[in-house]
RNA sequence: CGCGGGGUGGAGCAGUUGGUAGCUCGCCGGGCUCAUAACCCGGAGGUUGUUGGUUCGAGUCCUUCCCCCGCAA
Repeated sequence: CGCGGGGUGGAGCAGUUGGUAGCUCGCCGGGCUCAUAACCCGGAGGUUGUUGGUUCGAGUCCUUCCCCCGCAA
């Protein structure tokens, strides 16, 4: 240099036909308990790697660049 996959709350991941961004764990508050854990209820936290474009509307389509993993050489 060539090809492929990926980048989404603190962590791990969904989001497959473009139409309000969700799940598990963690965190905070409350309940339960003599107490802790478990369990139950509620809450905060993301403008989706960057840049530009298409569209009424983009995590999703196209472009540029950055980072990670793999294949080939």
The RNA shown here (transfer RNA) has 73 nucleotides and comes from an uncultured Erysipelotrichaceae bacterium. Rfam family: tRNA. It is annotated as a transfer RNA.